c-di-AMP riboswitch aptamer (ydaO/yuaA leader) from a soil metagenome, 128 nucleotides, folded computationally. Its mean pLDDT, the model's own confidence on a scale to 100, is 80. Of the family's consensus pairs, 96% are formed in the model.

[in-house]
RNA sequence: GGCCGAGUCUCCUUCCGCUGAGGGAGAACGGGGGACCCACUUUUCGGGGUGUAGUUCUCACACGAGAACAGGGCAGGCUCUUUCAGCCCUAACCCGUCAGCUAACCUCGUAGGCCACUGAAAGAGGAU
Repeated sequence: GGCCGAGUCUCCUUCCGCUGAGGGAGAACGGGGGACCCACUUUUCGGGGUGUAGUUCUCACACGAGAACAGGGCAGGCUCUUUCAGCCCUAACCCGUCAGCUAACCUCGUAGGCCACUGAAAGAGGAU
C1' cells in the first nucleotide's frame, strides 16, 4: 500500500503519559432458531450448522498422496459486471440425539490470517 473474510463505523463515559485500554449505546454487515402454506415422509449406517472447501476414481495397512469434474480467490487511475489467459486454495471448527422452508418474534458474531503483490478486452457508473 493492499488481499481473504460478515468481522466495520459513530457517539457517550471511565482509566491512562498516549496513537491506547475498559464499560455502555446506536447504525451497518453477517449467521442461527422459529408459523400457516408448500416440501419431505426417515429416524446409529445418527442428524445438523458456519464456510468455496463437495463428489468420484486410483495408490496406500493407515495417516495421507495423486487425478478428474464441481466450487472459491487474485490493486495497478476508483467501483461493479462479463469474457479469455495465467497463478493460488479446495481447510478448519462447532452443536450434541436435535433443528426442512418459514412472516411475526427470539438470539448470536463484529474475528483471525496473509503478500499466491494479475494481465488483457468489453460495458455501466462515479471522480478529476